SAM riboswitch aptamer (S box leader), 111 nucleotides, folded computationally. The prediction has a mean pLDDT of 78.
[in-house]
RNA sequence: ACGUCAUCAAGAGAGGCUGAGGGAUUAGGGCCCUGUGAAGCCCGGCAACCGAUGCGGUCAAAAGCCGUGAACGGUGCUAACUCCCCCGGCGCGUCUGCCGGAAGAUGGCAA
Numbered sequence: 001a002c003g004u005c006a007u008c009a010a011g012a013g014a015g016g017c018u019g020a021g022g023g024a025u026u027a028g029g030g031c032c033c034u035g036u037g038a039a040g041c042c043c044g045g046c047a048a049c050c051g052a053u054g055c056g057g058u059c060a061a062a063a064g065c066c067g068u069g070a071a072c073g074g075u076g077c078u079a080a081c082u083c084c085c086c087c088g089g090c091g092c093g094u095c096u097g098c099c100g101g102a103a104g105a106u107g108g109c110a111a
Base pairs, nucleotide, nucleotide: 003109004108005107006106007105008104013043015042016041017040021033022032023031028085029084030083044078045077046076049074050073051072053069054068055067056066057065058064082103086101087100088099089098090097
């Protein structure tokens, strides 16, 4: 890598360096963002998946499990629904909407 499980409606800077591009996906299209500064790096922040941890419950007790808190460490994230596009179903009536799937992203497990 493949596989498997969970999540993807919320949240997060008028900072520094830099200087032209950027919006994960094989490719393309649409529509956007961008010198009122893209990507990248640093700092800050958000969240709470994993480890560690406080409190309460369960138990004779420990472990485990359940609830809840904080955020030290490991990731992650910090425009737009996962920006939209694909497949199936429903509703509608030609314009959007809802549900599911696929694909993708992130984390855990496993290998």